């Protein structure tokens, strides 16, 4: 550093509307409205590089920040974190 294992670990719809199973109860999918960041993924301050007389311009540039493209709004998922035994430099 790198997978692997096991433990913690969020947000955000009681919304329309159509069609199908089901048939007191609910329950899939699709469409609209709204909402949500913490797998992905977009954007970028300083800084650093080149250019240019200079004013500047151009690439590069982290994040829990920034849009929300994808994804969610039961659970599972999970960023992270904490343990462990392994592997690699």
């Nucleotide at each position: 550093c790198c997978a692997c294992u096991c433990u913690g670990a969020a947000a955000a719809g009681u919304g329309g509307a159509a069609u199908g199973a089901a048939u007191u109860c609910u329950u899939a999918u699709u469409c609209c409205c709204g909402c949500c960041g913490a797998c992905g993924g977009u954007g970028a301050a300083a800084g650093c590089g080149c250019c240019u007389c200079a004013g500047g311009g151009c690439g590069u540039g982290a994040a829990a920040c920034u849009c929300u493209c994808a994804g969610g709004c039961c659970a599972a998922u999970g960023a992270c974190a904490g343990a462990g035994g392994g592997g690699g430099a």
Model confidence (mean pLDDT): 76 of 100. The RNA shown here (Glycine riboswitch aptamer) has 89 nucleotides and comes from a Microbacteriaceae bacterium. Its Rfam family is "Glycine riboswitch aptamer". Gene Ontology term of the family: glycine biosynthetic process. About the family: This family represents the bacterial glycine riboswitch. Lineage of the source: Bacteria > Bacillati > Actinomycetota > Actinomycetes > Microbacteriaceae. The RNAcentral record of the sequence draws on Ribocentre.